[in-house]
Two RNAs folded together computationally: RNase P RNA and transfer RNA, 429 nucleotides in total. Its mean pLDDT, the model's own confidence on a scale to 100, is 77. Rfam match: Bacterial RNase P class A.
RNA sequence: AGGGACGGCCGGGGGGUCGCUCGCCGCAAGGCGGGAGGAACUUCCGGACUCCGUGGAGCGCGACGCUCGUUGAAAGGCGAGGGAACGCGGACCAUAUUCCGCGUUCACGGACAGUACCACAGAAAAUAACCGCCUUCGCAAGAAGGUAAGGGUGAAAAGGUGGGGUAAGAGCCCACCGCGGACGCCGCGAAGCGUCCGGCAUCGGUAAACCCCGUCGGGAGCAAGGCAGUAGGGUGGAGCGCUGCUCGCGCGAGGCCGGGCGCAAGCCCGUCCAGCCGCCCGGUGGCCGCAUCAGAGAAAUGACCUUCCAGGCCCGCGAGGGCUGGACAGAAUCCGGGGUACAGGCCGCACCUGAAA
RNA sequence: CGGGGAGUGGCUCAAUGGUAGAGCGCUCGCUUGGGGUGCGAGAGAUCCCGGGUCCGAUUCCCGGCUCCCCGA
Numbered sequence: 001a002g003g004g005a006c007g008g009c010c011g012g013g014g015g016g017u018c019g020c021u022c023g024c025c026g027c028a029a030g031g032c033g034g035g036a037g038g039a040a041c042u043u044c045c046g047g048a049c050u051c052c053g054u055g056g057a058g059c060g061c062g063a064c065g066c067u068c069g070u071u072g073a074a075a076g077g078c079g080a081g082g083g084a085a086c087g088c089g090g091a092c093c094a095u096a097u098u099c100c101g102c103g104u105u106c107a108c109g110g111a112c113a114g115u116a117c118c119a120c121a122g123a124a125a126a127u128a129a130c131c132g133c134c135u136u137c138g139c140a141a142g143a144a145g146g147u148a149a150g151g152g153u154g155a156a157a158a159g160g161u162g163g164g165g166u167a168a169g170a171g172c173c174c175a176c177c178g179c180g181g182a183c184g185c186c187g188c189g190a191a192g193c194g195u196c197c198g199g200c201a202u203c204g205g206u207a208a209a210c211c212c213c214g215u216c217g218g219g220a221g222c223a224a225g226g227c228a229g230u231a232g233g234g235u236g237g238a239g240c241g242c243u244g245c246u247c248g249c250g251c252g253a254g255g256c257c258g259g260g261c262g263c264a265a266g267c268c269c270g271u272c273c274a275g276c277c278g279c280c281c282g283g284u285g286g287c288c289g290c291a292u293c294a295g296a297g298a299a300a301u302g303a304c305c306u307u308c309c310a311g312g313c314c315c316g317c318g319a320g321g322g323c324u325g326g327a328c329a330g331a332a333u334c335c336g337g338g339g340u341a342c343a344g345g346c347c348g349c350a351c352c353u354g355a356a357a
Numbered sequence: 358c359g360g361g362g363a364g365u366g367g368c369u370c371a372a373u374g375g376u377a378g379a380g381c382g383c384u385c386g387c388u389u390g391g392g393g394u395g396c397g398a399g400a401g402a403u404c405c406c407g408g409g410u411c412c413g414a415u416u417c418c419c420g421g422c423u424c425c426c427c428g429a
Stems, first nucleotide, its partner, number of pairs: 001353003006348005012308007020035006037328001041339002044337005049221004056247004061217005066081006082108001083106009109212002114210002116206003130151002132147006159177006178200001179198007225288003232281006239251003254273002257270005311324005358428007367381004375412001383399005405421005
């Protein structure tokens, strides 16, 4: 000097003319003032707010899932740590294992509760005998039995290594390692270390398979909902209610006339009227909800000129000149996050390349 | 604005986590004087895209894109 990552910020500024929209003022002409974003995008989470009866339990369903601290209303974020996987380097003469250091990644509770699945290959994918090994029978071919040490298959093979043992073998027995349990030490904790016990029928994997454990969550959504207005019509009903289910609780059927029963209170039946609730069709669809000075209504926030700031191209030895040109995207009840898109520029942080010293 | 669903050959749709199929369409051959019908054979897939889990993904999980439906 250049480059591409990562993190943060900005993402055009000033002036003028003509418009659009909202508010205020004005009889009017018109005047004054406000007018998109970091993501307004997505609708992936959480909340405010509103309704479902001022609503109680269980089941079901859904979301989340190492530990500690911190921030926050929550969701979520941040920091530190633990563990695991992978890579690089070092320790040992060498390889593997192991240990140590560094870096990257992790939706990281549980596979000793249960169920399910594991293609092809392979004898066998979880009640393991194909070959092999050993024993017995048999002249032999072979048959019966024992055996998971060896072979090959596979992503994965029945704890690993060594020794003893055996007919051959095998946690069958022993040592070390692994696994699990109890106890102790240490740490706030996840975890780590040590001692003892258990031959290990918890012992292959998958929980981004069902599921189990723990924590949390009632549902619907501003087209929620409230007030006013409008044109009603049809149909069904004793059930209705937190909009999955169950239980519990609460609310619910009025009036005239006629008839029957009854001592009466009252009950039953029929008819008519009025009302309530559900569904279907149609009409109207204004105001509020609704905004810290954008804000209504299917919806305004723009265009041009000049100048400046960056960027690109061309001409010129050079000073300089000319042309071009602003990324993604656009509010619709409002906040807090996550994710995604983004021309160009600035800052920070390391890294790589080149040149010089 | 709010809510729900879908994406697989050219079109319409299937597929339990284990080599992606069917019907129609297309191409070629036979049949016919020719065409249709019929028979036989064949081609044709970014399983919408990008990551992840898993030995293995059209399928499971996360994010994005496009389309469809419903709601005063």